[in-house]
RNA sequence: GGCUCAUCCAGAGGGGUAGAGGGAACGGCCCGUUGACACCCCGGCAACCGGCGUCGCACGACCAUCGCGAGUGACGAUCACGGUGCCAAUUCCGACCCGCUUCGUGCGGGGAAGAUGAGGA
Numbered sequence: 001g002g003c004u005c006a007u008c009c010a011g012a013g014g015g016g017u018a019g020a021g022g023g024a025a026c027g028g029c030c031c032g033u034u035g036a037c038a039c040c041c042c043g044g045c046a047a048c049c050g051g052c053g054u055c056g057c058a059c060g061a062c063c064a065u066c067g068c069g070a071g072u073g074a075c076g077a078u079c080a081c082g083g084u085g086c087c088a089a090u091u092c093c094g095a096c097c098c099g100c101u102u103c104g105u106g107c108g109g110g111g112a113a114g115a116u117g118a119g120g121a
Stems, first nucleotide, its partner, number of pairs: 003119006013042005021031003026094003043087003048083003051079001052076006059069002062067001091113001096110005
C1' cells in the first nucleotide's frame, strides 16, 4: 500500500519552538500574525485491542465431590495496568442515489470517499 469487519451527532487543552498557511481531495463555510497548521513537553478524553471479573460452550488430564488447565463466545466495571487513538466546528457541511417536500444550498435514509481500531494474506 491493498483486503475484511466494527465505529464515526458523546468526550477531552495548557505551555514552549517556529512563522504562513490550515481544515484529505472539489464547492462552500470556517480557523489563522490577538500566531493557526506542524513539532516537543505536560495534562486530559475515550474504551478499539490486550489485561481483569462473571456466565456459557466445547475439549483435555486428574477426580468421590469441590475443583484445575488452556481455548472460545457473550456480558460487565466510579477498570484504565499495557498497545493504539483522539483533545475547533457531527468525519465542519455538501457533493452521488432514493424518498418526502412548505420546492430551499430544506428534511430523512443509503452510498462514495476519509479517519481510527482489530484481523488476516